[in-house]
Context: one part of a larger RNA
RNA sequence: UUGGGCGUAAAGCGCGUCUAGGCGGUUUGGUAAGUCUGAUGUGAAAAUGCGGGGCUCAACUCCGUAUUGCGUUGGAAACUGCCAAACUAGAGUACUGGAGAGGUAGGCGGAACUACAAGUGUAGAGGUGAAAUGCGUAGAUAUUAGGAGGAACACCAGUGGCGAAGGCGGCCUGCUGGACAUUAACUGACGCUGAGGCGCGAAAGCGUGGGGAGCAAACAGGAUUAGAUACCCUGGUAGUCCACGCGGUAAACGAUGAAUGCUAGGUGUAGGAGGUAUCGACCCCUUCUGUGCCGCAGUAAACACAAUAAGCAUUCCGCCUGGGGAGUACGGCCGCAAGGUUGAAACUC
Numbered sequence: 001u002u003g004g005g006c007g008u009a010a011a012g013c014g015c016g017u018c019u020a021g022g023c024g025g026u027u028u029g030g031u032a033a034g035u036c037u038g039a040u041g042u043g044a045a046a047a048u049g050c051g052g053g054g055c056u057c058a059a060c061u062c063c064g065u066a067u068u069g070c071g072u073u074g075g076a077a078a079c080u081g082c083c084a085a086a087c088u089a090g091a092g093u094a095c096u097g098g099a100g101a102g103g104u105a106g107g108c109g110g111a112a113c114u115a116c117a118a119g120u121g122u123a124g125a126g127g128u129g130a131a132a133u134g135c136g137u138a139g140a141u142a143u144u145a146g147g148a149g150g151a152a153c154a155c156c157a158g159u160g161g162c163g164a165a166g167g168c169g170g171c172c173u174g175c176u177g178g179a180c181a182u183u184a185a186c187u188g189a190c191g192c193u194g195a196g197g198c199g200c201g202a203a204a205g206c207g208u209g210g211g212g213a214g215c216a217a218a219c220a221g222g223a224u225u226a227g228a229u230a231c232c233c234u235g236g237u238a239g240u241c242c243a244c245g246c247g248g249u250a251a252a253c254g255a256u257g258a259a260u261g262c263u264a265g266g267u268g269u270a271g272g273a274g275g276u277a278u279c280g281a282c283c284c285c286u287u288c289u290g291u292g293c294c295g296c297a298g299u300a301a302a303c304a305c306a307a308u309a310a311g312c313a314u315u316c317c318g319c320c321u322g323g324g325g326a327g328u329a330c331g332g333c334c335g336c337a338a339g340g341u342u343g344a345a346a347c348u349c
Stems, first nucleotide, its partner, number of pairs: 003321004007303002012317001014200004021193003025087007033080002035076008049065004053060001090190001091187003094183001096181002102176007109153001113149002116146001118144003124135001161168002205246006214240002219235004257316006265294011298305002322349003331342004
């Protein structure tokens, strides 16, 4: 490289959006670039290969073939391309409707907690396996009412919902994105994928300025222990919170790229729509979209997957190629830094 692969053995980019490129629905007509076919020119000779001649063979020699290609020219029109016209099953728009922790900004609320100032009240309280450090007669803990502060939103709550992913949960309001169902009015292939590019991206971390109740890396003390730079306890600073900016990584996981079509069933659940019925609710049936469980065929090394496929197929992208060295070194790019990204080799088994 080919081939074969990528849930768990090496391997799906964390996610989206879009450029080039690749691929692309139905019908008719045209064209003839690809494609197929005929003719012709050329593809020097020798050599090589195959088939002969020669001679005991070889060397040798002759004839044919081959030289898979390219050019010119005649033709074919199924498929691909191109041009023209048309269509509606893909895609999109519109009308109506219900669902939702989707995003963002502002406002409000109660429980708990801590500290504060005050009342009642007295000797403990706290903590643990047991203790001690620390707290308390300068009045703690407990309890009552008060004002203050910050953070998180019990119950509802659900293999419930929404979002591309990260993620999103008290209540109200403004602005705003998407999905779904119905109708089938409109556009008429406008589609799928997507190297680069651009954007988003948990936690920790960084910069500037705020904020700081609780928790809590570091740190200090008390225990435990042979030791204990830990697990347990008492404290406690960054941080956790807000605004703006940076960073760009995670077991960023379904360890499963996106899209389309096809392929037994059963049962639950969320949101719509239709039918039956008596307006509604319950019940029953059908259907669409999402989300779970079980399970047949099939697949699989097995585990298992099984219409939300890891089944059967198609298109496009990414990635893998023995273990270690190593996600290291060097260089490039990015970053304030921490570092990220791209990413070897020697050597060794």